Transfer RNA from Candidatus Altiarchaeales archaeon ex4484_96, 75 nucleotides, folded computationally. It was read from a public genome assembly. Its Rfam family is "tRNA". The family's RNA type in Rfam is transfer RNA. The coordinates come from a structure-prediction model, not an experiment, and the mean pLDDT is 80. The source organism's lineage runs through Archaea, Nanobdellati, Candidatus Altarchaeota, Candidatus Altarchaeia and Candidatus Altarchaeales.
RNA sequence: GGGCCCGUGGCUCAGCAUGGUUAGAGCGCUCGACUGAUAAUCGAGAGGUCCUGAGUUCAAAUCUCAGCGGGCCCA
Numbered sequence: 001g002g003g004c005c006c007g008u009g010g011c012u013c014a015g016c017a018u019g020g021u022u023a024g025a026g027c028g029c030u031c032g033a034c035u036g037a038u039a040a041u042c043g044a045g046a047g048g049u050c051c052u053g054a055g056u057u058c059a060a061a062u063c064u065c066a067g068c069g070g071g072c073c074c075a
Base pairs, nucleotide, nucleotide: 001074002073003072004071005070006069007068010027011026012025013024020058029045030044031043032042033041051067052066053065054064055063
């Protein structure tokens, strides 16, 4: 230098191909129940500018373009 893949709560990921109800799960965190107390279990809750910017569209996490970051391959 070229090609491909990935970027979504604190962490790990789903959702993207087929744009449309309020963006979800597990773990973690907080509170409560249970217990003599803890763990486990159960219930509730908080937490996201969906990497950034622009474009297309009535409508974008999802499509297009540019950029940034990470990984793999080739040279």